[in-house]
RNA sequence: UCCCGAUAAUGGCAAACCUGCCGAAAGGCAGCGACGCAAAGCUACAGGGCCUUCGGCAACGCAUUAGGCGUUGCAUAUGGCAGCCAGCUACCGAA
Numbered sequence: 001u002c003c004c005g006a007u008a009a010u011g012g013c014a015a016a017c018c019u020g021c022c023g024a025a026a027g028g029c030a031g032c033g034a035c036g037c038a039a040a041g042c043u044a045c046a047g048g049g050c051c052u053u054c055g056g057c058a059a060c061g062c063a064u065u066a067g068g069c070g071u072u073g074c075a076u077a078u079g080g081c082a083g084c085c086a087g088c089u090a091c092c093g094a095a
Base pairs, nucleotide, nucleotide: 004093005092012037013036018031019030020029021028022027035083041088042087043086047085048084049081050080051079056074057073058072059071060070061069062068
């Protein structure tokens, strides 16, 4: 230095639930709370994967002079997820 990772030390983060706010949703932020985590630190249009569907498209139904409205479905999202893998950086040091 790289790998590695303890019944070590110093510290750290915080899943679900619940409450409030934002959002169409996924999800996010704050509080509460600890399931867990050795990167649960950072990176999300241009590595893979996953989630959602406002808008779009399709079908069906309804309504109308016309514009339209509702339900269901679809997907290479410009929306999200880093606590899925990945990339980058980093504290400690038993074996």

This is a predicted structure of a 95-nucleotide RNA (c-di-GMP-I riboswitch aptamer). Its mean pLDDT, the model's own confidence on a scale to 100, is 82. Rfam family: c-di-GMP-I riboswitch aptamer. About the family: GEMM was predicted in a large-scale screen for bacterial structured RNA regulatory elements.